[in-house]
RNA sequence: CCGUGCUAAGCGGGGAGAUAGCGGUUCCCUGUACCGGCAAUCCGCUCUAGCCGGGCCGAAUUCCCGCCCAGAGGGGCUGCGUGUUCGGAAACUGGGUCCGUGCGAUCGGUGUCGAUAGCCAGGUCCCACGCAACGGAGGCUUGCGAACCGCGUCAGGUCCGGAAGGAAGCAGCGCUAAGCAAUGUCACCCGGGUGCCGUGGGGAAGCCUGGAAGGAGCCGCUGGUACGGACACCGUCCGGGUGCGAGGCCUCGAAGGCGGGUGCACGG
Numbered sequence: 001c002c003g004u005g006c007u008a009a010g011c012g013g014g015g016a017g018a019u020a021g022c023g024g025u026u027c028c029c030u031g032u033a034c035c036g037g038c039a040a041u042c043c044g045c046u047c048u049a050g051c052c053g054g055g056c057c058g059a060a061u062u063c064c065c066g067c068c069c070a071g072a073g074g075g076g077c078u079g080c081g082u083g084u085u086c087g088g089a090a091a092c093u094g095g096g097u098c099c100g101u102g103c104g105a106u107c108g109g110u111g112u113c114g115a116u117a118g119c120c121a122g123g124u125c126c127c128a129c130g131c132a133a134c135g136g137a138g139g140c141u142u143g144c145g146a147a148c149c150g151c152g153u154c155a156g157g158u159c160c161g162g163a164a165g166g167a168a169g170c171a172g173c174g175c176u177a178a179g180c181a182a183u184g185u186c187a188c189c190c191g192g193g194u195g196c197c198g199u200g201g202g203g204a205a206g207c208c209u210g211g212a213a214g215g216a217g218c219c220g221c222u223g224g225u226a227c228g229g230a231c232a233c234c235g236u237c238c239g240g241g242u243g244c245g246a247g248g249c250c251u252c253g254a255a256g257g258c259g260g261g262u263g264c265a266c267g268g
Base pairs, nucleotide, nucleotide: 001268002267003266004265005264006263010056011055012030013029014028015027016026020046021045022044023043024042034054035053036052037051038050063261064260065259066258067257068256073252074251075250076249077248078247080245081244082243083242084241085240086239087238088237089236094234095233096231097230098229099228100227101226102225103224105222107220108219109218110217119211120210121209122208123207124206125202126201127200128199129198130197131195132194134191135190136189138186139185140184141182142181143180144179150175151174152173153172158167159166160165
């Protein structure tokens, strides 16, 4: 150096997440890379850090180590732009909504059977008193109303008496007290979210009714415009959360490239 047969190793890796940590199950990237079982309220382990069973390949293009690139992808920090959401501030000199007033327009109604504004009287409002009604209390009237401890009369019965006669007295009957009731009554007392009631007093505006004078306007809908006012709904400003976009710095880094390293037995 060649041939044959074996063995270690290998048959994917990385980021995120999770974990005390490692590997796996999960998500993403790379790109092709054995099969079956386990696993998130997790599964298997402990720095040589998946376990169990089976299979293939095999000392090199394939295994191990180092370096390079950063054009895959992920993570962290940071500022910017933009969307959204929450909280706060100021502002009604931006937009919006609402209210009032004025102006003129259209349409409708009303007015010489007398409009608007102003004037007068009364009412609506408040206070006091009265009246009425209602309620309460009380009086009166009527009715009921006492087993005995109320009255009258007291059958029967009881007691006293020789008798005449007398006494107490239950039931019944009549009456009444306390009390109860009434669709009764009252000239008295009390009450108040009572009143198309009366009298007197007060009373700013508005409204209603009426009157005198006077003689032509007055009211409403719609949309417009001007002014005044109210509201923080949009927008503005400040701060926080979150999504998206293009960046900067740091970090991990698949794939790729380069270099190095790694057995055993037999035969020639």